[in-house]
Molecule: transfer RNA
Organism: Candidatus Mediterraneibacter excrementigallinarum
RNA sequence: CGGAACGUAGCUCAGGAGGCAGAGCAACUGUCUUAUACACAGCAAGUCGAAGGUUCGAUUCCUUCCGUUCCGA
Numbered sequence: 001c002g003g004a005a006c007g008u009a010g011c012u013c014a015g016g017a018g019g020c021a022g023a024g025c026a027a028c029u030g031u032c033u034u035a036u037a038c039a040c041a042g043c044a045a046g047u048c049g050a051a052g053g054u055u056c057g058a059u060u061c062c063u064u065c066c067g068u069u070c071c072g073a
Base pairs, nucleotide, nucleotide: 001072002071003070004069005068006067007066010025011024012023013022019056028042029041030040031039049065050064051063052062053061
């Protein structure tokens, strides 16, 4: 320098043929226990990497940029 993949909750990730953003684990609260753990129940947590475009509507499609990784030179 060229090409590709990925970026979504604290962590690991799913999701998508454009129409209410999810799971597991973790955290927190409650029940239980002398207490902790386990178990059970419940709650919270996200402007879906950033900016712009298309659209009635974008996490999803298009462009640029940023970050990580891989391949080639």